RNA sequence: UUUGUAAAAGGCACACCUGCCGAAAGGCAGGGUCGCAAAGCCACCGGUCUAAGGGUCUACCUAUGACAGCGGGGUUGCCAGGA
Repeated sequence: UUUGUAAAAGGCACACCUGCCGAAAGGCAGGGUCGCAAAGCCACCGGUCUAAGGGUCUACCUAUGACAGCGGGGUUGCCAGGA
């Protein structure tokens, strides 16, 4: 630097449940274990979600809010093989 999980040591934790925070999306903690070779971290780009506030005037628009387990990108890293 690159390929990968065959082996070995491990790691994380979808849905769901409980408690708390939040207007909501969602987040945090505990339980849980669908999956993940970065499912470690970052909101830079695209995308998606929510709409408190604001606009509009009955129904919609809007991020300054959110999603890293949507994709890209940046950065750090275990083991094994190759260069």

Predicted 3D model of an 83-nucleotide RNA (c-di-GMP-I-GGC riboswitch aptamer) from a Gammaproteobacteria bacterium. The sequence was found by an Rfam model in a public genome assembly. Of the family's consensus pairs, 91% are formed in the model. Its mean pLDDT, the model's own confidence on a scale to 100, is 87.